A computed fold for a 1464-nucleotide RNA from an uncultured prokaryote, annotated as small-subunit ribosomal RNA. Its Rfam family is "Bacterial small subunit ribosomal RNA". RNAcentral holds the sequence, with entries from ENA. The coordinates come from a structure-prediction model, not an experiment, and the mean pLDDT is 84.

[in-house]
RNA sequence: AGAGUUUGAUCCUGGCUCAGAACGAACGCUGGCGGCAGGCUUAACACAUGCAAGUCGAACGAUAUAGUGGCAGACGGACCGGUGGAGACCGGCGCACGGGUGAGUAACGCGUGGGAAUCUACCCCGGGGUGGGGAAUAACCGCUGGAAACGGCGGCUAAUACCGCAUACGCCUUGAGAGGGAAAGCUUAUGCGCCCUGGGAUGGUCCCGCGUUAGAUUAGGUAGUUGGUAGGGUAAUGGCCUACCAAGCCGACGAUCUAUAGCUGGUCUGAGAGGAUGAUCAGCCACACUGGAACUGAGACACGGUCCAGACUCCUACGGGAGGCAGCAGUGGGGAAUAUUGGACAAUGGGGGAAACCCUGAUCCAGCCAUGCCGCGUGAGUGAAGAAGGCCCUAGGGUUGUAAAGCUCUUUCAACGGUGAAGAUGAUGACGGUAGCCGUAGAAGAAGCCCCGGCUAACUCCGUGCCAGCAGCCGCGGUAAUACGGAGGGGGCAAGCGUUGUUCGGAAUUACUGGGCGUAAAGAGCAUGUAGGCGGCGAUAUUAGUUAGAGGUGAAAGGCCUGGGCUCAACCCAGGAACUGCCUUUAAUACUGUAUUGCUAGAGACCGGAAGAGGUAAGCGGAAUUCCCAGUGUAGAGGUGAAAUUCGUAGAUAUUGGGAAGAACACCAGUUGCGAAGGCGGCUUACUGGUCCGGAUCUGACGCUGAGAUGCGAAAGCGUGGGGAGCGAACAGGAUUAGAUACCCUGGUAGUCCACGCCGUAAACGAUGUGUGCUAGCCGUUGGGAAGCUUGGCUUUUCGGUGGCGCAGCUAACGCGUUAAGCACACCGCCUGGGGAGUACGGCCGCAAGGUUAAAACUCAAAGGAAUUGACGGGGGCCCGCACAAGCGGUGGAGCAUGUGGUUUAAUUCGAAGCAACGCGCAGAACCUUACCAGCCCUUGACAUCCCGGUCGCGGAUCGCAGAGAUGAGAUCUUUCAGUUCGGCUGGACCGGAGACAGGUGCUGCAUGGCUGUCGUCAGCUCGUGUCGUGAGAUGUUGGGUUAAGUCCCGCAACGAGCGCAACCCUCACCCUUAGUUGCCAUCAUUUAGUUGGGCACUCUAAGGGAACUGCCGGUGACAAGCCGGAGGAAGGUGGGGAUGACGUCAAGUCCUCAUGGCCCUUACGGGCUGGGCUACACACGUGCUACAAUGGCGGUUACAGUGGGCCGCGACCUCGCGAGGGGAAGCGAAUCUCUAAAAUCCGUCUCAGUUCGGAUUGUUCUCUGCAACUCGAGAGCAUGAAGUUGGAAUCGCUAGUAAUCGUGGAUCAGCAUGCCACGGUGAAUACGUUCCCGGGCCUUGUACACACCGCCCGUCACACCAUGGGAGUUGGUUUUACCCGAAGGUGGUGCGCUAACCGGUUUACCGGAUGCAGCCAACCACGGUAAGGUCAGCGACUGGGGUGAAGUCGUAACAAGGUAACC
Repeated sequence: AGAGUUUGAUCCUGGCUCAGAACGAACGCUGGCGGCAGGCUUAACACAUGCAAGUCGAACGAUAUAGUGGCAGACGGACCGGUGGAGACCGGCGCACGGGUGAGUAACGCGUGGGAAUCUACCCCGGGGUGGGGAAUAACCGCUGGAAACGGCGGCUAAUACCGCAUACGCCUUGAGAGGGAAAGCUUAUGCGCCCUGGGAUGGUCCCGCGUUAGAUUAGGUAGUUGGUAGGGUAAUGGCCUACCAAGCCGACGAUCUAUAGCUGGUCUGAGAGGAUGAUCAGCCACACUGGAACUGAGACACGGUCCAGACUCCUACGGGAGGCAGCAGUGGGGAAUAUUGGACAAUGGGGGAAACCCUGAUCCAGCCAUGCCGCGUGAGUGAAGAAGGCCCUAGGGUUGUAAAGCUCUUUCAACGGUGAAGAUGAUGACGGUAGCCGUAGAAGAAGCCCCGGCUAACUCCGUGCCAGCAGCCGCGGUAAUACGGAGGGGGCAAGCGUUGUUCGGAAUUACUGGGCGUAAAGAGCAUGUAGGCGGCGAUAUUAGUUAGAGGUGAAAGGCCUGGGCUCAACCCAGGAACUGCCUUUAAUACUGUAUUGCUAGAGACCGGAAGAGGUAAGCGGAAUUCCCAGUGUAGAGGUGAAAUUCGUAGAUAUUGGGAAGAACACCAGUUGCGAAGGCGGCUUACUGGUCCGGAUCUGACGCUGAGAUGCGAAAGCGUGGGGAGCGAACAGGAUUAGAUACCCUGGUAGUCCACGCCGUAAACGAUGUGUGCUAGCCGUUGGGAAGCUUGGCUUUUCGGUGGCGCAGCUAACGCGUUAAGCACACCGCCUGGGGAGUACGGCCGCAAGGUUAAAACUCAAAGGAAUUGACGGGGGCCCGCACAAGCGGUGGAGCAUGUGGUUUAAUUCGAAGCAACGCGCAGAACCUUACCAGCCCUUGACAUCCCGGUCGCGGAUCGCAGAGAUGAGAUCUUUCAGUUCGGCUGGACCGGAGACAGGUGCUGCAUGGCUGUCGUCAGCUCGUGUCGUGAGAUGUUGGGUUAAGUCCCGCAACGAGCGCAACCCUCACCCUUAGUUGCCAUCAUUUAGUUGGGCACUCUAAGGGAACUGCCGGUGACAAGCCGGAGGAAGGUGGGGAUGACGUCAAGUCCUCAUGGCCCUUACGGGCUGGGCUACACACGUGCUACAAUGGCGGUUACAGUGGGCCGCGACCUCGCGAGGGGAAGCGAAUCUCUAAAAUCCGUCUCAGUUCGGAUUGUUCUCUGCAACUCGAGAGCAUGAAGUUGGAAUCGCUAGUAAUCGUGGAUCAGCAUGCCACGGUGAAUACGUUCCCGGGCCUUGUACACACCGCCCGUCACACCAUGGGAGUUGGUUUUACCCGAAGGUGGUGCGCUAACCGGUUUACCGGAUGCAGCCAACCACGGUAAGGUCAGCGACUGGGGUGAAGUCGUAACAAGGUAACC
């Protein structure tokens, strides 16, 4: 520091995801040791049991009890004194600390910095005092109530308990006269105390500035509320409280309300700024079962105190009582989850005490837990036969791997034995026989977890077969999975490793540092303007901001730096810096602010001109449309792709004249003008807004922007009243269509128009907020001004508008470019992935429609922008092809042949499937073929290699036996393997045997090779270098011509090259040369006959050459390439034909030609045989043959071909048969012999008919092949004589020696062709042309397609699931208002009852007073209750839409002109 993921690829935008660090964690697997830390995040849920706050006899009375002294004695022990002293009581101090928790609290609660009207026990310092009296009371005793808790009455008693009196400098109050207030003793005689008072220290209380979460779908809140006066109250200020007076106070700089939350030092992360967090440690706050209240006290409204109310739990004798672990342990419960009912006060600290000492679950230690951090170990060296085993394998080997074993060592840690601290200033050690140290034995006791497709380090085999499963994202798995599971191997970390959760980071993905808004999300529809923000040039003052210095503070701990201590580290200790902040103060004065005073460049005013569809109102005008009236006139009009609905003989349409009405204003008209936008268009008038130019007279910053707010705001829509010609939602009808609630047509209502009032939205767009300044130009146009001139005007220049192009610059690109999307400033608005959704709920507005503001659950890994290459388009341009057209002949109808589908079957083997399957594989299924079916047989096999044994053969022929045959078991005859080192040594053959193996037309053509089809013999497909572009890519290859052609020429940021095209090859057409047998015969002989002699001229044969190149001429073209015409030539512009098939496409075809990976079968899915099937037959399709006839049938006659084949063959010739053919038989392995006869032709006849057409079908007799023609061959003769009279929609071939037509040959083959492949004979018609159909090429355009239009994709409906809105209501929480009730408590009042101290009187017993108490009354007030609201949440019949879901239904809306352009 980045990476993966949208695409065919690219750049960008943008989300999602990952790699890092961290944790009070949990879970899974695993687990040796030690140190240091940490350990209920959930139920502030409920708690059994024990402990957590006591202490003082040196304040005091009494006393159990134990020693002891004395005394009396009835010998039981009473009594007195002293010492020690338990448990209680009175009294003092403590219990307000320490410890726990985070419920509440959005607050002066906390943090930070200040302030004043205050208190402070114990402690310290100073001053002073401590005199003299009095009355009670608990304990105790007696009686008594109660189950208990706990009391009641009477009596006795002490004090440092209580109360007067005296004194009081200083103290308090005050009206300045005065008034008020203290004390305690104990004692060992040293002291310890006590009271008053001043000060300090420590610790609190109160007040203020600043900071401190989210929501505006919370906008108004507040009556003690804000302030004043007087009083009360408090330690103290204060509406803190009361009375009266005033009406304030808080709030957009966010009051109030709601939700959430203890705050901080810090902690985690981060480069930082930030973000998240507030466990442990430390500071503050709050709380102590819930709510309320006070008492005591220096301090509490009190965790282990009191009272009351409530809930809960427990005891009870039912009358009443008791309790509060959010102290330490512990229990239940909740939960994913968090420890021992341990030891000690030895240390540190706290309380009491004079002290000894006591208490202390604070604390110090131990126990449990890998919860975390840190450290250590599980051995080290050597060791190649590279062991065994495992795994892989191309079978060679590789790997695990120096790893192991073996050998040589060591002993940390653990174990065992011994010794043994510091922590403790004199004593005292829980930890602890701990840490440490010494010794002993022995490699001994000690390794796992995750991962291995990319990101991301690490790969193979097997299993599985869209199953099981994985997955953080992308995504793996459908038979060859580096992605699932196992194994081997590897990588990472390591006493841990992974997973899950959470936080920060990466994320510049909320952007202060540090983002954006034309098209990706994003500029408000436009303006005016409030608050606010920002603001021209100069001077003076001030110093608020700002800058610098100094001081205070910023607790400690933590973090950082430097040292130090535990063997190191973690950890701990010391010092430093830092703590970016706040406060005080001094100084500076540039900038900003503030105040004052000037200026004119901004802004405005004034004067003079100018243009304009700017606005409002009134009036006027002509053309057109429709309607009405009248005339002419007659059968149609209208409308459409074509029609119909409609109008018209009751007279339409057309045409002429007249009239009425409403709406809109042709031409001018223009990327012209005006306006803020919406918008504005005939003419005239009135009123009126803004702008521009010129002048430089005035004001003197008056400015810019603008949250809220206000106004304007197309169309549609709404209300009221008018108006209504045309147009025209809805609606009706007619068409179209599978349907057509549409597009088209005929009608037609709202509406469109006017007035007034609403609505407030649009793709309200330049998809571009407003303002100001700056930054090259060129060319138009519009409104002014200036200068010059050659003045119907032209040129130059200037200010304002409106357009085109373009430099720099910007931009992801497209593009923008002085009218910025450039460079800057000011202010406002808006955005933060797609969907859900601009939706729901709530609020506001509206008559309604609806608008505005505006979420969440859930869901996806994308959605998107620009550009690129393709493909596609019912887009465009150019061009080609028997593509259409022009022609000729067919197919589709019939019968038959053949192939296919389907059906059937035991089997009808398999494959081929639009073109590019279907007379295809099959150049030939009776058996064989044959792969299928039935039956019967074989199992190392019909075939290959290897081993063992046997035989020397094997084989052939014949004979018969069993059997359907395969096969089995025999006989006879024939033949008697080769080499040889003579050895059953070797080879070969056969038989038998065992296992390795054979075998498979079994599967996968979607694992493959090879071969083939197809686009297409179409003209294309690419590369190198250069250039352009961020890039995919482009250029070249596009353009102008031309060609059959990317063929050639020219031009050009391209220049070249390759595969294709063409040519080179074969053949046909002409000529020449060579060569003449089996070929030929002109000349010479000869013959029936090139038969023979002769000849090789000719034909022909087969080898080599020549010839054609736009070469020549003319025209045209650009002086090119080329094209057109002509000459010559056998042939002319590629002369005809063939072979030749670029990069690639179709997962095209073939595993059944062959080869081959994997899988499968192995007495069978292999092998053999017999028979059957592939030949079936209601039917459908393809390809053909034969026909329907006279361009013909039949009969007759007779001429002319060219390929090619032939020995298990072709077979002349003779002969027999009507014929197929048979019997003989010459010749020929073939330019010699043979197949071999060519047929259409010609002549005659038939005369238009189911025929003298047609030949199917059937009967019968034969022939041939063959082991065998039944299923199931071909042919012949005779007889029979079906359909069919030229073929619907549709469709095929062909452009010249072609179509059509005629016959001939060959392969396969025993036999079987209408098929296939060849051969020649006869031999046409037509092409204007490229509009249309099909296919193709190039350029261009659009695209939401890229599996590429057989694409993509939308909505309803149906089904399943999910979350959510509404919903009669219902349940609960919270809160407000009003009223009722009014515990405890303090306050106030009263106080007939009670009352020791003090006072007075009478007088020794009382009386009265003061004071106090009970009781009662009053207001306040917790809980509770009633009623009415607000708000939040749960449930809810039913219901609304939404989302998701491999193959449901209906249509086809969008993307191409998406077939009606799309959209708002």